RNA sequence: UAUCGAUAACGGCAAACUUAUUGAAAAAUAAGGACGCAAAGCCAUGGGUCUAAAGAAUUUAAUCUAUGAUAGCCAGGCUACCGAA
Numbered sequence: 001u002a003u004c005g006a007u008a009a010c011g012g013c014a015a016a017c018u019u020a021u022u023g024a025a026a027a028a029u030a031a032g033g034a035c036g037c038a039a040a041g042c043c044a045u046g047g048g049u050c051u052a053a054a055g056a057a058u059u060u061a062a063u064c065u066a067u068g069a070u071a072g073c074c075a076g077g078c079u080a081c082c083g084a085a
Base pairs, nucleotide, nucleotide: 004083005082012037013036017032018031019030020029021028022027035072041078042077043076045075046074047073048070049069050068055064056063
């Protein structure tokens, strides 16, 4: 340095749920809370998934579309703490 990841050390993040706020929604943020996580740090580039305000189509409804969301769905890119086997 690369790989790897311990019943190690110092620390870190925080699912569900609750409350408040924002949003058309999905969801996000803050506080509480811990299911988990060795990149659960960052980036929507590819795929997946969720939503469908506006738009399209159609009529009554059902439907389609991301420019919205998800990095704690997967791949990819960038960066990083510790050091047993």